[in-house]
Context: one part of a larger RNA
RNA sequence: UGACGGGGGCCCGCACAAGCGGUGGAGCAUGUGGCUUAAUUCGAGGCAACGCGAAGAACCUUACCUGGAUUUGACAUAUACAGGAAUCAUUUAGAAAUAUUUGAGCCCGCAAGGGUCUGUAUACAGGUGCUGCAUGGCUGUCGUCAGCUCGUGUCGUGAGAUGUUCGGUUUAGUCCGGCAACGAGCGCAACCCAUGUCAUCAGUUGCUAACAGGUGAUGCUGAGCACUCUGAUGAGACUGCCUGUGUUAAGCAGGUGGAAGGCGUGGAUGACGUCAAGUCCGUAUGGCCUUUAUAUCCAGGGCUACACACGUAAUACAAUGGCCAUCAACAAAGGGAAGCAAUACCGCGAGGUGGAGCAAAUCCCCAAAAAUGGUCUCAGUUCGGAUUGCAGGCUGCAACUCGCCUGCAUGAAGCUGGAAUUGCUAGUAAUCGUGGAUCAGCAAGCCACGGUGAAUACGUUCCCGGGCC
Numbered sequence: 001u002g003a004c005g006g007g008g009g010c011c012c013g014c015a016c017a018a019g020c021g022g023u024g025g026a027g028c029a030u031g032u033g034g035c036u037u038a039a040u041u042c043g044a045g046g047c048a049a050c051g052c053g054a055a056g057a058a059c060c061u062u063a064c065c066u067g068g069a070u071u072u073g074a075c076a077u078a079u080a081c082a083g084g085a086a087u088c089a090u091u092u093a094g095a096a097a098u099a100u101u102u103g104a105g106c107c108c109g110c111a112a113g114g115g116u117c118u119g120u121a122u123a124c125a126g127g128u129g130c131u132g133c134a135u136g137g138c139u140g141u142c143g144u145c146a147g148c149u150c151g152u153g154u155c156g157u158g159a160g161a162u163g164u165u166c167g168g169u170u171u172a173g174u175c176c177g178g179c180a181a182c183g184a185g186c187g188c189a190a191c192c193c194a195u196g197u198c199a200u201c202a203g204u205u206g207c208u209a210a211c212a213g214g215u216g217a218u219g220c221u222g223a224g225c226a227c228u229c230u231g232a233u234g235a236g237a238c239u240g241c242c243u244g245u246g247u248u249a250a251g252c253a254g255g256u257g258g259a260a261g262g263c264g265u266g267g268a269u270g271a272c273g274u275c276a277a278g279u280c281c282g283u284a285u286g287g288c289c290u291u292u293a294u295a296u297c298c299a300g301g302g303c304u305a306c307a308c309a310c311g312u313a314a315u316a317c318a319a320u321g322g323c324c325a326u327c328a329a330c331a332a333a334g335g336g337a338a339g340c341a342a343u344a345c346c347g348c349g350a351g352g353u354g355g356a357g358c359a360a361a362u363c364c365c366c367a368a369a370a371a372u373g374g375u376c377u378c379a380g381u382u383c384g385g386a387u388u389g390c391a392g393g394c395u396g397c398a399a400c401u402c403g404c405c406u407g408c409a410u411g412a413a414g415c416u417g418g419a420a421u422u423g424c425u426a427g428u429a430a431u432c433g434u435g436g437a438u439c440a441g442c443a444a445g446c447c448a449c450g451g452u453g454a455a456u457a458c459g460u461u462c463c464c465g466g467g468c469c
Stems, first nucleotide, its partner, number of pairs: 008469006015460002019424005026315001029312005034306001042053002064301007073124001077123008087104003092099002107114002126290002129288003135284001137279003140275001142273001147186006153162003166177003192267004197235007206225003211222003238261001241255005317417001321376006334365003339358002344353003383414001388409007430452007
């Protein structure tokens, strides 16, 4: 000077409290440990590993295992020599890789030569091999916490101090006042994006108030750009105004007006640093190791195993419910050409046939909870759907190991979960569906979107984390 204290003071945060919903019990999905295995590839490990890398393991991916093959190599550059255009079709063996047979084909240039390919040889290639404790870059975390520093001056023998402490105040080292300090930088805030109000401009693919036409019906058509909306430019909120309070300050409390009020709300934005935190398997890269193998190709298997243990989700245990019917009830945000696919027809259904329209404010994908009526009447049930059998559908060379979906049948555990533990303060929690990336196919995961829409906060003694003295 820091750090630490079951030292003190002050102050914050869904930290506690007050509430609402969960996890921990059940079966199932998924990740991990363990065990198993020829292999179950590797990494991640308290918070900050465990639906994590992986925004898609049937083959491929793939790094693992078994077996079969190759050795200038699957890939790059260069040189020398030899040969042939490139390339296409085809025979045999084989699981394929690969080896092999036959045929077609015969580049540009007058030439020298050039381009490209094959073979041989040599330099070299290759390595998801090791070291994240040799590194770059990127990332997590404390933490969107309010801190971290510098110049000059002053003080101290010095390490250092001061400034940054103190009194108020703030979400804030925010601002005010004071002060041997005066200034400055990185952070804070603001500038950026979205959203909430209004105006102007613009008016198709969007919209339809007035006028006209038309239909079984519909902005369907003429027409219009008022309105909604779209999207560009602006306005608007600044404690600006009033009252009180405060030190005549910073500010704080209440009020007026206002779509919005004291940071309006949400996002992006992460200071100096900490954890030799994570990543050599994204890529880059030093060193080491390997070079007929730790490289490369192929087939099959494995990553999907299963006594068990843990994490994270989804589904339930029911009546605020299940089932059936009716009402074409009502969104937002996205996606669409090797694509999205309407009307129609077939099928109980998954789906199939077919292909109007649409590179899309034009066409398509496209809502559910809700509402109305009926039924069930507290039961392991008309709850719950695991498991299993049969029959089908889709994708794809190929669904046995090991995909998803449908129908019929089957109908397990489960009657609200011990100790313990977690999320959330408002359009939030809870609940209901929708879309997208990845992707041939595969979503209970992830990332977004809207519909319905609560309860509670006395307070800071206590638990946890953090800031200042």

Predicted 3D model of a 469-nucleotide part of an RNA (small-subunit ribosomal RNA, 3' major domain) from an uncultured bacterium. The coordinates come from a structure-prediction model, not an experiment, and the mean pLDDT is 85.